A computed fold for a 75-nucleotide RNA from Candidatus Woykebacteria bacterium RBG_16_43_9, annotated as transfer RNA. Its Rfam family is "tRNA". It is annotated as a transfer RNA.
RNA sequence: GGUCGUUUAGCUCAGUGGUAGAGCGUUCGGUUCACAUCCGAAAGGUCGGUGGUUCGAGUCCACCAACGACCACCA
Numbered sequence: 001g002g003u004c005g006u007u008u009a010g011c012u013c014a015g016u017g018g019u020a021g022a023g024c025g026u027u028c029g030g031u032u033c034a035c036a037u038c039c040g041a042a043a044g045g046u047c048g049g050u051g052g053u054u055c056g057a058g059u060c061c062a063c064c065a066a067c068g069a070c071c072a073c074c075a
Base pairs, nucleotide, nucleotide: 001071002070003069004068005067006066007065010024011023012022013021018055026042027041028040029039030038048064049063050062051061052060
């Protein structure tokens, strides 16, 4: 330098163009003498960035960024 892939909650990840979700974690409550387990509830997101297409974009398109894989080149 080229090709491809990934980027969504604190972590791991879903999400077919039409209200952004799950598990774990966190907080609160119940249960217990207490803790753990278990049950219930809540908080937590400008979906990596900037533009574009569209009535409508996490989803489609362009560019940029970060990370990863492979290939090539130089020494």
The source organism's lineage runs through Bacteria, Bacteria candidate phyla and Candidatus Woykeibacteriota.
The RNAcentral record of the sequence draws on ENA.